Predicted 3D model of a 96-nucleotide RNA (Glycine riboswitch aptamer) from Nitrosomonas sp.

RNA sequence: CUGGCAAUCUGGAGAGUGCCAAUUUUUUUGGCCACCGAAGGGGCACACGGAUGAAAGUAUCUGUAAAUCUCUCAGGUAAAAAGGACAGAGGGGCGC
Numbered sequence: 001c002u003g004g005c006a007a008u009c010u011g012g013a014g015a016g017u018g019c020c021a022a023u024u025u026u027u028u029u030g031g032c033c034a035c036c037g038a039a040g041g042g043g044c045a046c047a048c049g050g051a052u053g054a055a056a057g058u059a060u061c062u063g064u065a066a067a068u069c070u071c072u073c074a075g076g077u078a079a080a081a082a083g084g085a086c087a088g089a090g091g092g093g094c095g096c
Stems, first nucleotide, its partner, number of pairs: 003094001005092001008089004016033001018032005034077003040073001041071003047064006
């Protein structure tokens, strides 16, 4: 220097001001329907192995295996607030 960790500051999308009931307190709870994907979580490819097979193979099974893809469990759906993958900045540890 590169890498990686958490924090700080900045930027940061999408989708319902839904209906009903209860509760009272206005940002509560429960139920129903419709939606979103960028907290978190699940799934899959190439590739690399293993097994079967006399051998080969564009074969079969199996292990590891990614995402902003996909699922929508969780979370979220007026504005505001909060959250928010990811990115930038300056520092702090770790490791080398």

Overview: Its mean pLDDT, the model's own confidence on a scale to 100, is 80.